[in-house]
Molecule: SAM riboswitch aptamer (S box leader)
Organism: Confluentibacter citreus
RNA sequence: AUGUUAUCAAGAAAGGCGGAGGGAUUAGACCCUGUGAAGCCUUAGCAACCCUUUACCUGUAAAGAAGGUGCUAAAUUCUACCCACUUCUGAAUCAUUUUUCGGAAUUAAUGGAUAGAUAACCA
Numbered sequence: 001a002u003g004u005u006a007u008c009a010a011g012a013a014a015g016g017c018g019g020a021g022g023g024a025u026u027a028g029a030c031c032c033u034g035u036g037a038a039g040c041c042u043u044a045g046c047a048a049c050c051c052u053u054u055a056c057c058u059g060u061a062a063a064g065a066a067g068g069u070g071c072u073a074a075a076u077u078c079u080a081c082c083c084a085c086u087u088c089u090g091a092a093u094c095a096u097u098u099u100u101c102g103g104a105a106u107u108a109a110u111g112g113a114u115a116g117a118u119a120a121c122c123a
Base pairs, nucleotide, nucleotide: 003121004120005119006118007117008116013043014042015041016040017039021032022031023030026080027079028078029077044072045071046070049068050067051064052063053062054061055060056059076115081112082111086105087104088103089102090101091100092099
């Protein structure tokens, strides 16, 4: 690397170097950017995965932040694949304003899937 598990609408920026791109990838949209992008460095901060302490108890809760990561525009920026409802319509069926099958349009969320990111474990 692959894999497993958990989380991803909260939170938190200044300076130096740098000098044109950036927001993971494809497409579209939208946005950031010479009032300085990416990247690197320093300092600061956020958070609480690992971690520390305590209680009950053997995984929960509360507190903490020295250390290992991570993060510090916008929901993982949004959409894409699946699913309801609604409307239109074709066929069959029926006593019927019913039932069944199909097509089209519009369109949805703190939904699901896929992909991705991070942590811990595994190797």